[in-house]
RNA sequence: CCAGAGGGUCGGGCGACCGCGGGCGGCUUGCCGCGCGAGGAAAGUCCGGGCUCCACAGAGUGAAGGUGCCGGGUAACGCCCGGCGGUCGCGGCGCAAGCCGGGGCAAGGGACAGUGCCACAGAAAACAGACCGCCGCACUUCGGCGCGGCAAGGGCGAAACGGUGCGGCAAGAGCGCACCGCGGCCUUGGCAACAAGGCUGGCAGGGCAAACCCCACCUGGAGCAAGAUCGAAUAGGGACGGCAUAUGGACCUGCUCGGUUCCGUCGUCCGGGUUGAUUGCUGGAGGCUGUCGGCAACGGCAGUCCUAGAGGAAUGGUCGCACAGCGCGGGCAACCGCGUGGACAGAACCCGGCUUACAGACCCUCUGGCGCA
Numbered sequence: 001c002c003a004g005a006g007g008g009u010c011g012g013g014c015g016a017c018c019g020c021g022g023g024c025g026g027c028u029u030g031c032c033g034c035g036c037g038a039g040g041a042a043a044g045u046c047c048g049g050g051c052u053c054c055a056c057a058g059a060g061u062g063a064a065g066g067u068g069c070c071g072g073g074u075a076a077c078g079c080c081c082g083g084c085g086g087u088c089g090c091g092g093c094g095c096a097a098g099c100c101g102g103g104g105c106a107a108g109g110g111a112c113a114g115u116g117c118c119a120c121a122g123a124a125a126a127c128a129g130a131c132c133g134c135c136g137c138a139c140u141u142c143g144g145c146g147c148g149g150c151a152a153g154g155g156c157g158a159a160a161c162g163g164u165g166c167g168g169c170a171a172g173a174g175c176g177c178a179c180c181g182c183g184g185c186c187u188u189g190g191c192a193a194c195a196a197g198g199c200u201g202g203c204a205g206g207g208c209a210a211a212c213c214c215c216a217c218c219u220g221g222a223g224c225a226a227g228a229u230c231g232a233a234u235a236g237g238g239a240c241g242g243c244a245u246a247u248g249g250a251c252c253u254g255c256u257c258g259g260u261u262c263c264g265u266c267g268u269c270c271g272g273g274u275u276g277a278u279u280g281c282u283g284g285a286g287g288c289u290g291u292c293g294g295c296a297a298c299g300g301c302a303g304u305c306c307u308a309g310a311g312g313a314a315u316g317g318u319c320g321c322a323c324a325g326c327g328c329g330g331g332c333a334a335c336c337g338c339g340u341g342g343a344c345a346g347a348a349c350c351c352g353g354c355u356u357a358c359a360g361a362c363c364c365u366c367u368g369g370c371g372c373a
Base pairs, nucleotide, nucleotide: 001369002368003367004366005365006364007363008362009361010360013321014320015319016318017317018316020037021036023034024033025032026031027030039344043355044354046353047352048351049350050349051223052222053221054220064219065218066217067216068215069083070082071081072080073079084108086105087104088103090101091100092099093098109214110213114212115211116208117207118206131154132153133150134149135148136147137146139144162180163179164178165177166176167175181203182201183200184199185198186197187196188195189194227279228278229277230276237270238269239268240267241266242265243264248262249261250260251259252258286305287304288303289302290301291300292299293298323342325340326339327338328337329336330335
């Protein structure tokens, strides 16, 4: 310098004018002045909390849903940090199997509790099996064929019942040996997951639980349109009192008699609901700086800052000046001129995460290649 990977920060700047939503102040009371006014995701509403109301208030069991290596962080989490094991690609070592280093990825308990599944291809996909092939014997028309042995090689596959090498054998095979991998036991290290070493076993029932399932642990419901306070006109309800009445209404009953019961109006008071108003409402698990502890996530201490609160819902527009970027032209180049031009997006009770969207700019780390010293 180039290529790739991982992570972080910013995400338009300055000024003028006009406007919009809150706040404070002033007065001549509808105007003026001052100050504040979106984000890293305000988004999806997926997870965890605060707050509010309802339910249950003790214990156990079940259903349903969720989580799942170990340790730590946190108010909490399915989040974050560190580690362990696995796996992928790079580099190194090794004849090879494999091991080591630093990165990427991943929901990573249990596959001898049970059930189920493993497409296509292939002879065979789980009580192994034998298509090509190798070997022995018999036959042969010399092309092969029958019987038996084998599972090394070929071939199929995501996966073929340990791997590499040497020996061995008719050919082969953990058949024997060494190494690698693996199982069991012991020791050591580690809080632990787990690792290392030793001894031992020829090697054992392949994989899938983001299939059912088993095990362990966790979990009440609804949400600021939660909830609380005040409470108009009008209409309606209740209590008390005054006035009025009956020659009235309704019902028993179609009519009469009789009976029962009630309507009206005015005043005072009480209580419920609707429109509405107020509150909840923004100062908080808060931001920044320094320092200390910690590998880190994070935590302690000190200082400092206040930074939107609407309710159909403000946060916008125009112009100017420079600045990235892009295009055209000029120039050997540095650069100059003209034009264009800045993403995703938009608070609604608040907070911690995750996920998704994002033009462009800058920074850090790692890996590989090339060049120079």